[in-house]
Order: sequence, then structure tokens, then C1' cells
RNA sequence: CUCAUCGAGAGCGGUGGAGGGACGGGCCCUUCGAAGCCGCGGCAACCGGCGGGGAGACUACUUCUCGUGGCAGGUGCCAACUCCCGCGGAGCAGACUCCGGAAGAUGAG
Repeated sequence: CUCAUCGAGAGCGGUGGAGGGACGGGCCCUUCGAAGCCGCGGCAACCGGCGGGGAGACUACUUCUCGUGGCAGGUGCCAACUCCCGCGGAGCAGACUCCGGAAGAUGAG
């Protein structure tokens, strides 16, 4: 940089000491103990594995697609929709609701 996904799901102990939720605003969580680190546990199907089918090619493969967690191997994740808004649009008297985008996160290339 490109593509896919983001309304579901899943926490205890030790250590540590005040912060954390990306950024700004809001609103939350936190000394009934934050972040970080360690241990154990769990969730999940993006990759990988396994099974079915199609296509190419032709026996060695490539690719597309469906399924599978009674595969946790590689990542990831385990407060709140990605906590909400942040730009544009639609509806509404308004509050507010909805749609798209941006940004961000994760994975694959």
C1' cells in the first nucleotide's frame, strides 16, 4: 500500500503501583487496585489443517467455493457496538434515528 472483517463471544491468580479506554471532545472503568509483566484459563475460524464441490492444468499442482472446533498449529482477542461522536447525507419541530465515509483495530498478501 491492497483486500477482508469489526452489534456476537470469552477472565482468574501473582507482581505492580496510577492510570486506562488509539487521537480530540464526551462518557465511562479504576486504591473494592489502572497500565505493564508473569502464570494458568477461556473465546474466536483471518491464516494454516481436515472434508466436499467447481475450474485450469495434468499427475505434480494451482485457483475458486462450501463446510468443519469433537483440529487451537500461526496470529488475535477476553468492560461498554470499534463505548459514543468527530466528515457528508436522509428523516424529524426537536430530542433523536438511519445510511455512507474518514480514522482506528485485527488478519492475509
Predicted 3D model of a 109-nucleotide RNA (SAM riboswitch aptamer (S box leader)) from uncultured Rubrobacter sp. The source organism's lineage runs through Bacteria, Bacillati, Rubrobacterales, Rubrobacteraceae and Rubrobacter. RNAcentral holds the sequence, with entries from MGnify. The coordinates come from a structure-prediction model, not an experiment, and the mean pLDDT is 80.